[in-house]
Annotation: Predicted 3D model of a 478-nucleotide part of an RNA (small-subunit ribosomal RNA, 3' major domain) from Hydrothermarchaeales archaeon (SeqCode). Its Rfam family is "Archaeal small subunit ribosomal RNA". Gene Ontology terms of the family: ribosome and structural constituent of ribosome. The family is grouped with related families in Rfam's "SSU clan". The coordinates come from a structure-prediction model, not an experiment, and the mean pLDDT is 81. The full RNA is in RNAcentral, with records from ENA.
Context: one part of a larger RNA
RNA sequence: UGGCGGGGGAGCACCACAAGGGGUGGAGUCUGCGGUUCAAUUGGAUUCAACGCCGGACAUCUCACCGGGGGCGACGGCAGUAUGAUGGCCAGGCUGAAGACCUUGCUUGACGAGCCGAGAGGAGGUGCAUGGCCGUCGUCAGCUCGUACCGUGAGGCGUCCUGUUAAGUCAGGCAACGAGCGAGACCCGUGCCCUUAGUUGUCAACGGUUGCCAUCGGCAUGCCGGACACAAUAAGGGGACCGCUGCUGAUAAAGCAGAGGAAGGAGCGGGCGACGAUAGGUCAGCAUGCCCCGAAUCUCCCGGGCUACACGCGGACUACAAUGGCUAGGACAAUAGGUCCCGACUUCGAAAGGAGAAGGCAAUCCUCAAACCUAGCCCUAGUUCAGAUUGUGGGCUGAAACCCGCCCACAUGAAGCCGGAAUCCCUAGUAAUCGCGUGUCAUUAUCGCGCGGUGAAUACGUCCCUGCUCCUUGCACA
Numbered sequence: 001u002g003g004c005g006g007g008g009g010a011g012c013a014c015c016a017c018a019a020g021g022g023g024u025g026g027a028g029u030c031u032g033c034g035g036u037u038c039a040a041u042u043g044g045a046u047u048c049a050a051c052g053c054c055g056g057a058c059a060u061c062u063c064a065c066c067g068g069g070g071g072c073g074a075c076g077g078c079a080g081u082a083u084g085a086u087g088g089c090c091a092g093g094c095u096g097a098a099g100a101c102c103u104u105g106c107u108u109g110a111c112g113a114g115c116c117g118a119g120a121g122g123a124g125g126u127g128c129a130u131g132g133c134c135g136u137c138g139u140c141a142g143c144u145c146g147u148a149c150c151g152u153g154a155g156g157c158g159u160c161c162u163g164u165u166a167a168g169u170c171a172g173g174c175a176a177c178g179a180g181c182g183a184g185a186c187c188c189g190u191g192c193c194c195u196u197a198g199u200u201g202u203c204a205a206c207g208g209u210u211g212c213c214a215u216c217g218g219c220a221u222g223c224c225g226g227a228c229a230c231a232a233u234a235a236g237g238g239g240a241c242c243g244c245u246g247c248u249g250a251u252a253a254a255g256c257a258g259a260g261g262a263a264g265g266a267g268c269g270g271g272c273g274a275c276g277a278u279a280g281g282u283c284a285g286c287a288u289g290c291c292c293c294g295a296a297u298c299u300c301c302c303g304g305g306c307u308a309c310a311c312g313c314g315g316a317c318u319a320c321a322a323u324g325g326c327u328a329g330g331a332c333a334a335u336a337g338g339u340c341c342c343g344a345c346u347u348c349g350a351a352a353g354g355a356g357a358a359g360g361c362a363a364u365c366c367u368c369a370a371a372c373c374u375a376g377c378c379c380u381a382g383u384u385c386a387g388a389u390u391g392u393g394g395g396c397u398g399a400a401a402c403c404c405g406c407c408c409a410c411a412u413g414a415a416g417c418c419g420g421a422a423u424c425c426c427u428a429g430u431a432a433u434c435g436c437g438u439g440u441c442a443u444u445a446u447c448g449c450g451c452g453g454u455g456a457a458u459a460c461g462u463c464c465c466u467g468c469u470c471c472u473u474g475c476a477c478a
Base pairs, nucleotide, nucleotide: 001478002477003475004474005473007472008471009470010469011468012467013466016462017461020426021425022424023423024422027318028317029316030315031314032313033312034311035309036308043054044053065304066303067302068301069300070299071298075117076116077115078114080111087107088106089105091103092102093101121293122292124291125290126289130287131286132282133281134280135278136277137276142181143180144179145178146177147176149156150155160173161172162171163170186271187270188269189268190267192238193237194236195235196234197233201228202227203226206225207224208223210220211219212218213217241264244258245257246256247255248254320419324378325377326376327375328374329373330372336367337366338365341360342359345356346355347354348353385416390411391410392409393408394407395406396405432454433453434452435451436450437449438448439447
């Protein structure tokens, strides 16, 4: 100087507690991992920081694994070669299939894989040889430098103390005075207002058109003229600064309360991750040193496997019902995507889906909710709950759904009556719940990333548990 302590002090965090809400742990299924099995079940990742992770939803491909079969050596040397190198082929055999090989022959006409070196290639090894990228400490507030000063020196001081802050944030004190990286500022989205713009967007007022009820008249319709008011879109600007008032504080920094305001004390949400550490992860994204294989550890094809199943674990989905299930009717989004694509609409089918097909390279056309509301049934039951499993028939994608895809219909109708010890997430448009889009994608989503709808309860605290930061103290530690 650091590190550590079941030493002390101060401060902080729903990856801590407290007060609450909802789960997981029990069931079934999906998915990843371990184990076991297997010809192979390719490999990596293993506390937080591995386990719906490697964008890793694998039928072939992917593919690295297993079984079988084929192909490939730039360049050089040595043997060989017109007494024929090499390539090609009918038929038959062998074979999953093959002039790949074998039998017998035909044809071609100059190089060569028999040996030695040397290559190409390698998802072969080493992430403990590396680059790059990433995770974690870190939702942290620290890490340093210049000059001066102190110390023989390692080093200290500054960076400490008091108050304050989300913050080494700021103020005051002080042998320090300044400065840099980080924090903040900055960038993006969102919340309010103004300006600009008028198509593919919008339709309030004005005029017209069409339809319905019709008694004066009313209702509906952007359809047309037109308008851009409103909404939306997308470019610029304004707005929030403890600025104002009061109190507390030291008259400071700041804190608390209030006014005004769309918004109040960082408005809210994100991007941005200091010096370093972790021999953290990745040689299987890529690059790359060294080692290895080199006619096989290269490369292609066929088939199988990664999908196995006494079992254990993680994460999710669906439930156990009446705040519900079913039937019928009715309503309201946003993101985003679309040409080998999205497909209205018509028609066939009970449905999945089929046949045709307008429009759309898109603010123009297409895809556009569910929870919810109204009415009825069910009446506490393993049920009109729940939907696993299995049978039969049908559809779609694709050379191909047996191993091993998805969907529809009928039948079947398992476990499950709210889950032990334990454990996870969350403080507001959040949790919970409801659907939608998209990525992957020929087909396949209970996954990832987004989007909107409905919309709570409980703290406004503390350091008791788990940890983090700073100061201080002890140390058989470095």